A computed fold for an 86-nucleotide RNA from a soil metagenome, annotated as THF (Tetrahydrofolate) riboswitch aptamer.
Of the family's consensus pairs, 94% are formed in the model.
Model confidence (mean pLDDT): 82 of 100.

RNA sequence: UAGAGUAAGUAUUGCGCGUAAAGUGUCACGAGAUGGGAUGUUGCUUGUGAACGAAGGCUUGCCGCGGUGUAAUACUGCGUCCACUA
Numbered sequence: 001u002a003g004a005g006u007a008a009g010u011a012u013u014g015c016g017c018g019u020a021a022a023g024u025g026u027c028a029c030g031a032g033a034u035g036g037g038a039u040g041u042u043g044c045u046u047g048u049g050a051a052c053g054a055a056g057g058c059u060u061g062c063c064g065c066g067g068u069g070u071a072a073u074a075c076u077g078c079g080u081c082c083a084c085u086a
Stems, first nucleotide, its partner, number of pairs: 001086003008076009017066003026050007036082005056063003
């Protein structure tokens, strides 16, 4: 001097959940985890409370729908100091 690596995000596919409305999203307050180490922001997860709120259809096991859960794959992905690789 250059590079790799977090949390997580997006897309595709599989398997589920809901469609008798949970989930997702929004707001307030609190907590937690976040490159190998330290620290910390964005972001993420979570608890409580509040407001809001949906796409069903039919040939009845299928097609849809949900800012839906999860797994795999691909791509993206740490500010400062130290460490690591060349």